[in-house]
The part of an RNA shown here (small-subunit ribosomal RNA, 5' domain) has 559 nucleotides and comes from a metagenome. Rfam family: Bacterial small subunit ribosomal RNA. RNAcentral holds the full RNA, with entries from SILVA.

Context: one part of a larger RNA
RNA sequence: GAACGAACGCUGGCGGCGUGGAUUAGGCAUGCAAGUCGGACGAGAAUCCUCGUGAUCAAGUUUUCGGACAAGAUCAUGGGGAGGACAGUGGCGAAAGGGUGAGUAACGCGUGGGUAAUUUACCCUCAAGUUGGGAAUAGCCGGUCGAAAGGCCGGAUAAUACCGAAUGUGGUUGUUCCGCGCAUGCGGAACUGUCUAAAGGCGGGGAUCCUUCGGGACCUGUCGCUUGAGGAUGAGCCCGCGUCCCAUCAGCUUGUUGGUAGGGUAACGGCCUACCAAGGCAUACGGGUAGCUGGUCUGAGAGGAUGGUCAGCCACACUGGGACUGAGACACUGCCCAGACUCCUACGGGAGGCUGCAGUCGAGAAUCAUUCGCAAUGCGCGAAAGCGUGACGAUGCGACGCCGCGUGCAGGAUGACGGCCUUCGGGUUGUAAACUGCUGUCAUGGGGGAGCAAGGGCCGGUCUGUUAAUACCAGGCCGGUUUGAUCGUACCCCAGGAGGAAGCCACGGCUAACUCUGUGCCAGCAGCCGCGGUAAUACAGAGGUGGCGAGCGUUGUUC
Repeated sequence: GAACGAACGCUGGCGGCGUGGAUUAGGCAUGCAAGUCGGACGAGAAUCCUCGUGAUCAAGUUUUCGGACAAGAUCAUGGGGAGGACAGUGGCGAAAGGGUGAGUAACGCGUGGGUAAUUUACCCUCAAGUUGGGAAUAGCCGGUCGAAAGGCCGGAUAAUACCGAAUGUGGUUGUUCCGCGCAUGCGGAACUGUCUAAAGGCGGGGAUCCUUCGGGACCUGUCGCUUGAGGAUGAGCCCGCGUCCCAUCAGCUUGUUGGUAGGGUAACGGCCUACCAAGGCAUACGGGUAGCUGGUCUGAGAGGAUGGUCAGCCACACUGGGACUGAGACACUGCCCAGACUCCUACGGGAGGCUGCAGUCGAGAAUCAUUCGCAAUGCGCGAAAGCGUGACGAUGCGACGCCGCGUGCAGGAUGACGGCCUUCGGGUUGUAAACUGCUGUCAUGGGGGAGCAAGGGCCGGUCUGUUAAUACCAGGCCGGUUUGAUCGUACCCCAGGAGGAAGCCACGGCUAACUCUGUGCCAGCAGCCGCGGUAAUACAGAGGUGGCGAGCGUUGUUC
């Protein structure tokens, strides 16, 4: 000199863009952060409509004055319909997105390869199929245990939930043959061999057939389902090289090193087990520290330091361990066990996990709102409308940083007043002020007012594809309609008036900038040299000057 996720002191006008728990991976009240599909399935509350029955009231009609009938209203109950809440079965998602850096010196990361040792839901392409049956179960109803959390027993019921059977394009495995390679091997062909699948939903339709008159068979469209091949994407595993300090750590190792056989895995492998051999490593082993990288800071570079925000990878989710489900987890807001802690309890037993977004306590020099919205971008589900989303988009707070703007401009001397200095003549503050003329950025008030909106849906028209079809469906084009949190924001115009807006540090040398007063080795200053003991340009105050400026200094850290 430059830099910072900074802090502290004094000061503080506006805007844009960034950025903000670095310490206790300490404890957490409260709210929200993962749902969605009724076009997979059964059931269905409130409410409304309608039909019937009963009760109470009753306009009115009639009457032999006793009564009879009765529109209508209210309530109860039963049947049907609309409605669609809450919950349940089932599917997909919940393994993403978001947070943190505790652990980790490691194939963890970076880079370059390998997988003839592997897997991949949803998506795309191609080929083939989607036949015919069965038995349950939740919700519900009845009973029962418990303070609760939550169970237990019995009964009925549905499915794209579950289970047999059929078929086998294919795939698997076996045998035979052919070709190839990079060692294990890989690819292809043949065979009356072996094993092996499925589920339906939503539309449209004119003949014919069946019909319980609801519809079905049949044809057709679309979303699914099953098997296989390929792709895309994601992931697993292996290897070469690189990756901090200490030798006041010199020897370490028994599943250890290798082999055989078996198990296990999607897959190779001591990954695991049995047996056999006695090997293997040595800057090993041990200790300390640390997430790694793209990058960032500095520097002419070489290098040094660093890894916050953003992006990629890894690891973790109260602490430790474990598996289940699933294409994928050994799973932050899933399960089980143990532990510590907190809470509820009827003392028998239960509940919880902010290193998600806000927020709170604590510790600390120190780090923000318990805000708005799904309008945009993306993600999940859904045929779609749509729903959800503290991701995200926005606003707020903090001079924490960078950048921009302003706090006026021009004229104005007999050089006013005041201050300070003085050799008492004057000098300086100083065109500075006053005064005169002007301007209107920002702020303030008023008025106008974008853009982020593309789509998707619906309506009308038209064309193409599909098809038996002018249905339906899909796609293209045209017209109409509809969607904005920030926000009446940005921006533009008008109004008034210099009005609302300057400080901080330094002045002995390094180092730009000097005098007076006070103090008297005191009080104090100080980055280094050093100042202060009665004329201190070095302490303190004042005037003046220098520097930077909404900042200026100090401290810390790095180069």